[in-house]
RNA sequence: GGAGACGGCCGGGGGGUCGCAGGGGAUUCUUCCCCUGAGGAAGGUCCGGACUCCGCAGGGCAGGCUGCUCGGGGAAACCCGAGAGGGGGCAACCCCUGGAAAGUGCCACAGAGAAUAGACCGCCAGCGGCUUCCUCUCUUUCGAGGGAGGGGGUGCGGGCAAGGGUGAAACGGUGGGGUAAGAGCCCACCGCCGGGGCCGCGAGGUUCCCGGGCACGGCAAACCCCAGCCGGAGCAAGGCCAAAUAGGGAGGCGCCUGAGGGUGGCCCGCCCGAUGCCUCCGGGUAGGCCGCAAAGAUAAAUGACCUCCCACGACAGAAUCCGGCCUAUAGGCCCUCUCCUCCG
RNA sequence: GCGCCUGUAGCUCAGUUGGAUAGAGCGAGGGGUUCCUAACCCCUAGGCCGGGGGUUCGAGUCCUCCCAGGCGCACCA
Numbered sequence: 001g002g003a004g005a006c007g008g009c010c011g012g013g014g015g016g017u018c019g020c021a022g023g024g025g026a027u028u029c030u031u032c033c034c035c036u037g038a039g040g041a042a043g044g045u046c047c048g049g050a051c052u053c054c055g056c057a058g059g060g061c062a063g064g065c066u067g068c069u070c071g072g073g074g075a076a077a078c079c080c081g082a083g084a085g086g087g088g089g090c091a092a093c094c095c096c097u098g099g100a101a102a103g104u105g106c107c108a109c110a111g112a113g114a115a116u117a118g119a120c121c122g123c124c125a126g127c128g129g130c131u132u133c134c135u136c137u138c139u140u141u142c143g144a145g146g147g148a149g150g151g152g153g154u155g156c157g158g159g160c161a162a163g164g165g166u167g168a169a170a171c172g173g174u175g176g177g178g179u180a181a182g183a184g185c186c187c188a189c190c191g192c193c194g195g196g197g198c199c200g201c202g203a204g205g206u207u208c209c210c211g212g213g214c215a216c217g218g219c220a221a222a223c224c225c226c227a228g229c230c231g232g233a234g235c236a237a238g239g240c241c242a243a244a245u246a247g248g249g250a251g252g253c254g255c256c257u258g259a260g261g262g263u264g265g266c267c268c269g270c271c272c273g274a275u276g277c278c279u280c281c282g283g284g285u286a287g288g289c290c291g292c293a294a295a296g297a298u299a300a301a302u303g304a305c306c307u308c309c310c311a312c313g314a315c316a317g318a319a320u321c322c323g324g325c326c327u328a329u330a331g332g333c334c335c336u337c338u339c340c341u342c343c344g
Numbered sequence: 345g346c347g348c349c350u351g352u353a354g355c356u357c358a359g360u361u362g363g364a365u366a367g368a369g370c371g372a373g374g375g376g377u378u379c380c381u382a383a384c385c386c387c388u389a390g391g392c393c394g395g396g397g398g399u400u401c402g403a404g405u406c407c408u409c410c411c412a413g414g415c416g417c418a419c420c421a
Stems, first nucleotide, its partner, number of pairs: 001340005007334004012309007020037007039315001043326002046324005051234004058268004063230005068083006084097005098225002103223002105219003120164002122160003129154011172190006191214001192212005197206003238290004248281006260272003283420003310313001345417007354370004363401001372388005394410005
């Protein structure tokens, strides 16, 4: 100097003029003064809470969320630290993570065979038939014909799973022995599985010992199983005040052997339950206060202009409030580390 | 604000438990029929399945994050 990795931060600043919202104050009563006024994500609404109501919510099914281990923080979601196994990268470093030996299911096409697999090409000895070549031999009318043995080709049944080939995936690998050819068939080494010992709190590790020729493919972001947690709804929750109208019409169910309700998909249990309940059509009001805040509203303020500086300003704007996750973001700064090249 | 749903050809929709070169109707273009048009018959084009990433051998389908569109929810009696 170049290329990266990891973590953190800023995200225009200063001055002037005129405005906006909320609060407070002064006042000659319509003006003036003071204070405060968007974000790291206010966003998506994906999680978890606070708060409020439902009956302070019992049991089961269904459903949802989380998911390697240990420790810590936290109300929980979630986060942090240290590790484990697998994968990627020369490296700094990054990514993934319960169970496939509980069961069910799926694995298209291609391929012989796709999960207690299979034989297309191929390899192999044997047997019989046909054919061809060679050798020996017999007969002969000299054209040839027959027999025996061997080799090759072809066919049928048989053995094999080495090699080729298919596929995302083919039921251990290398070498040797063995065999008709072969094969964990046998052996050595490597790999794998199970048990024990040892180490570790644990996930797990192991250069130790023993046993086993080797069985056990992949997919749970397929159903599912395991462990832990979860009652439901949401500030348009909910409470108070005020205003107005027709507690009007239609249909259905029910009046204690009980409709329906208890803001839940279902069942049970429990409680409430009778000029009652549900659905549809219609009628009225669409106001205020609280909830609601050290920004803060019932259509919603947080801005505009001028000037100076610089690296010329991105994504974007609160609506009950917090804590996370994720997504968007011009430009710039800082810390640590890795690799390459050059110079000394 | 809160809750929920949808996205496949120009339009309206299918696509079952993941296995296709993604289909159907209407519409569009061309040809036939007809004196001409409509109707009818034949043929053709048109899709990165709203976008990105992931799981899987394989995604329209499963998971996740975005984008676009739509619906419902106020009290009173």